[in-house]
This is a predicted complex of two RNAs, RNase P RNA and transfer RNA, with 450 nucleotides together. Model confidence (mean pLDDT): 75 of 100. Rfam match: Bacterial RNase P class A. The family's RNA type in Rfam is ribozyme.
RNA sequence: UGAGCCGGCCGGGUGGUCGCGGCUCGGGUCCGCUUCUGGCGGGGACCGGGUCGAGGAAGGUCGGGGCUCCGAAGGGCAGGGUGCUGGCUAGCGGCCAGUCAGGGUGACCUGAAGGAAAGUGCAACAGAGAGCAGACCGCCGAUGGCGGGCUUCGGUCCGCACAGGCAAGGGUGAAACGGUGCGGUAAGAGCGCACCAGCGGCCGGGGUGAUCCGGUCGGCUCGGUAAACCCCACCCGGAGCAAGGCCGAACGUGGGACAGGAGUGGCCCGCUCGGUCUCCGAACAGGAGACCGGUCCCCAGGUAGGCCGCACAGAUGGAUGACCACCGGCGCCUCUCGGGGCGUCACAGAACCCCGCCUACAGGCCGGCUCACCGU
RNA sequence: CGGGGAGUGGCGCAGCCAGGUAGCGCACGUGCUUUGGGAGCACGCGGUCGGGAGUUCAAAUCUCCCCUCCCCGA
Repeated sequence: UGAGCCGGCCGGGUGGUCGCGGCUCGGGUCCGCUUCUGGCGGGGACCGGGUCGAGGAAGGUCGGGGCUCCGAAGGGCAGGGUGCUGGCUAGCGGCCAGUCAGGGUGACCUGAAGGAAAGUGCAACAGAGAGCAGACCGCCGAUGGCGGGCUUCGGUCCGCACAGGCAAGGGUGAAACGGUGCGGUAAGAGCGCACCAGCGGCCGGGGUGAUCCGGUCGGCUCGGUAAACCCCACCCGGAGCAAGGCCGAACGUGGGACAGGAGUGGCCCGCUCGGUCUCCGAACAGGAGACCGGUCCCCAGGUAGGCCGCACAGAUGGAUGACCACCGGCGCCUCUCGGGGCGUCACAGAACCCCGCCUACAGGCCGGCUCACCGU
Repeated sequence: CGGGGAGUGGCGCAGCCAGGUAGCGCACGUGCUUUGGGAGCACGCGGUCGGGAGUUCAAAUCUCCCCUCCCCGA
């Protein structure tokens, strides 16, 4: 100098003129009451002042929590979710650090990363054979067979490839039951051996752990898929502020009090508060059982409507803006190299709140690091 | 604002749960049949399975993230 990687942050500033919404103060106006030229209370529009008024994602609604109701403890089933290790957190599928695997020359990035010797299933097409593997081309002629030659009649040699042996090589496929070399053989093959790779057992060492390092033994070489069913471990009851609570017109309903404990979330087991009595007990402590009552009956429930839930932004047609000047960033043009002119400044906008994740984003700032080239 | 569902030829739909050949009807084209047309018969054309990643040998199908549309709730 160029190309990149990671982390953090900003995402226009100042002033002016108009405008919008919430709260509050004052003025004026209207209504009501009154002990009446005054005072008190209330109302929505108006005028003026003060103060506050979008974001890093307010977005997607993906995961948690608060809050509220359903049921007023809990457990199990079904259903769903998560899945290396250690820690942080109220909690999460979040964050931090590490291990392993994959990618990159590297800084670094990515990973739903438990179990395939618990079981079931799947692997199209191609191919000989695809899950107790298999033989199309090929290799062989040891053994048996057939034909021929020689023979000392014991055999021996040649040929064929019918039976048979083999899986090295070719070929198919995403995947064909280790790789290389030597020996071995009729030809071959972990058949034997050496090294390498993997798997499993045992032992030693480091680490909290995932796991890593080393040694030794076994020729053990049967793999893939669980974002297929499933198994294991852990977690989750359901619904959502249009949740829900309070007050409550008009019109209609109920009314009669009797009987009866009531409720029970997708299902099951089971479960709850108060009073009285009886029993155990020294007891007014505690425990067990029975009965009655509770939330369902009330001078009401509920609709329209209003208020709360609701916030140091905050509504229920939903406010948080527009213009001008200067400065700032970017692009283009011009240039008297001082500058000038024009255009433009993203993504997006709260609606119960909070913590995360993901997605979108013009432009810019800061810090750390890597690679290549050049100079010293 | 909250909850749920669906995107497959030009149109309407299967296939997805249980991964391997994308199919049906209408439409369109050609031919046959008919005096001609319609109907019928035969053959054919036409699909990035909304988009992008991931798992897998292999994705319309399984998982995640976006986009569009539809339905329900005062």